[in-house]
Predicted 3D model of a 264-nucleotide RNA (Bacterial large signal recognition particle RNA) from a Candidatus Eiseniibacteriota bacterium. It matches the Rfam family "Bacterial large signal recognition particle RNA". Rfam links the family to the GO terms signal recognition particle, plasma membrane targeting and SRP-dependent cotranslational protein targeting to membrane, signal sequence recognition. By type it is a non-coding RNA gene. Model confidence (mean pLDDT): 76 of 100.
Formats: sequence, structure tokens, C1' cells
RNA sequence: ACACGCUAGACGGGAAACUAGCGGUGUCCUGUGACCCGCAAUCCGCUACAGCGGGGUCGAACACCCAUCGAGGCUUCUCGGUGCGAGAGAUGCAGUCAAGCAAGUAGUGUUGAAGGUCAGGUCCCGCGCAAUCGGGCCCGGUGAACUCGGUCAGGGCCGGAAGGCAGCAGCCGUAAGCCGACAGCACGAUGUGCCGUGGGGAAACUUGACUGGAGCCAACUGCUCGUCUACGCUCACGCGUCGAAGGUCGGAGUGGGUGCGUGU
Repeated sequence: ACACGCUAGACGGGAAACUAGCGGUGUCCUGUGACCCGCAAUCCGCUACAGCGGGGUCGAACACCCAUCGAGGCUUCUCGGUGCGAGAGAUGCAGUCAAGCAAGUAGUGUUGAAGGUCAGGUCCCGCGCAAUCGGGCCCGGUGAACUCGGUCAGGGCCGGAAGGCAGCAGCCGUAAGCCGACAGCACGAUGUGCCGUGGGGAAACUUGACUGGAGCCAACUGCUCGUCUACGCUCACGCGUCGAAGGUCGGAGUGGGUGCGUGU
């Protein structure tokens, strides 16, 4: 060095719990190419060489021991980021609404702000005027077979006569009524009026005059107080996802180490 046989060792690991302690069964996690049977939670087996008994495989190495490297997998009462869902909050931030302040911007003011006084106006009551509307008067037309008027031909009646009387048609006119016209008149009314006039007038607004002598205003920014919470925000929860950290496993690879016997 080679061949054969054997032996040590290996054939998963971790956590909590239990225990004097170790290991196992059981629970949980992880993992598999990671043997089989028997034992066992008021439990089973053992004692620091700390499961025991029986069988099987590999076997001194591609399955033992040490170191190294390590693709990657799974996991978490852990931490952080992020998405979604559902909930709460308003001390802080943010926003909504409302009130106030007036530092900044804008506007306005010595061509005179705020404030003050007086007189008007808007408002109420009365009257007037005007306007509009209404019916009436006035005006024009029409308008009566008889039952309206006048005149009444013809005809009639009375009368001896003179003369008288009633009166139809026609004509003229008129009443009520009807139609029209709308200039005028008086009356009445009013969802009328940049009208006039007398009176009233709490507050507000406004116009003018006088006074006054530097502010006024609050649209935007800002500040203060309150209000609300759809969104943002904050807090806690659930689910997902990414990362960190922890746990666990980790093929393959690399380097090193490892007993006995017999034969050649």
C1' cells in the first nucleotide's frame, strides 16, 4: 500500500415544563436523505461516560470526530417602516366654523379718519296734489200701434146756426231703457307717486352742515379664545407586507483527525 473481518462512533436538533440532576415519552418550534420494535405523566429509564432492552444499516469513511464556508428555508406575547380595515381622542399638531385682536399686506384718510352736535332721509299717522280705476252727471244717437206730449189732414160727435169737443194716421218732440263718446264736472276707491305739507319717531343705517385733528377698515397672512373632527394627526387593536434582531434547520464544498486483527 492492497484485500478481508471487527470495534469505537453515527443513523436529527432546539425551547419551555417536569426533575436533585440528566435523558426519554407527552407539549411547542425547526428539520428530513435523517432505521424499526417494546417501556412511560399522580410517568419511564438512568447518575456526570446520566434513557434502558431487542433488531437493522454505515463503519475507520461520500453515513465517525473537529474546524471552516454556507445558497437558502421556517419561525417570533420582540423592535422599526409601510399598506389596508375597524375604533377612540382633541392635552399637542392640522383642519372646519364662529367671535375677538390689529403686528404685516391690501384699501381708505390732512383734498380731513374715528368720535361729537344739529338738520334731513329711510319708518309711522293725518291732509293736499297728481296718477289710475269705478259708476254717475254732462254730451251725441236711438227710443212709445193704443195705454206720453204738441200739432192734428181726412173722418166722427154736439148744435137750427155761429161755433164747440174728443181725436186715428202722418209729422215734430220726449220718458225709462239701449248704444256711443270720452273733453269737462263732482263723488268714491287705491298693491299708485325720485310730489307737496303738518305731526311723531326706540334703535339702526344713511345724507348734508358744523365741530374735531389721526386714524379707520378687517379682504388676506398672523395672534387669542371657543366649537367640531370628514381628511390629516395621535393612541391602541387586527390583517398583510418589507426590514432588523433573536430562534432553528441548513444541501453541496474545503481543510484536518481516527482504533484492532489476519493475509499478501